[in-house]
RNA sequence: CUCUUAUCCAGAGAGGCGGAGGGACUAGGCCCGAUGAAGCCCGGCAACCUUCAGGAUUUAUUCCUGAAAAGGUGCUAAUUCCUGCAGGCAUUCGCCUGAAAGAUAAGAG
Numbered sequence: 001c002u003c004u005u006a007u008c009c010a011g012a013g014a015g016g017c018g019g020a021g022g023g024a025c026u027a028g029g030c031c032c033g034a035u036g037a038a039g040c041c042c043g044g045c046a047a048c049c050u051u052c053a054g055g056a057u058u059u060a061u062u063c064c065u066g067a068a069a070a071g072g073u074g075c076u077a078a079u080u081c082c083u084g085c086a087g088g089c090a091u092u093c094g095c096c097u098g099a100a101a102g103a104u105a106a107g108a109g
Base pairs, nucleotide, nucleotide: 001109002108003107004106005105006104007103008102013042015041016040017039021032022031023030026084027083028082029081043076044075045074048072049071050068051067052066053065054064055063056062080101085098086097087096088095089094
């Protein structure tokens, strides 16, 4: 980097360093930011991998439920901030579903 599968309307500091930008890309919108952005550290959240217990099962594994959080990741404004494509409803604003794109994890190449 590519592919497969799963998840993405929940949760997480008024800490330290740092200094102007940030919210993936592009366009539009809307926001956050010197009452201090990004980034780093600490803290925290969650529970994908992991561990334990119970259950189902073809006893190989797989699946379901619950608990834990030491380790590997991840995350820590706003639904993945919203829309951009397709369909439906409403037809004034708009609402719903799906896709695409993206993010993360696990596995494969």
This is a predicted structure of a 109-nucleotide RNA (SAM riboswitch aptamer (S box leader)) from Neobacillus terrae. It was read from a public genome assembly, where an Rfam model found it. Its mean pLDDT, the model's own confidence on a scale to 100, is 83. Taxonomically the source falls in Neobacillus (Bacteria, Bacillati, Bacillota, Bacilli).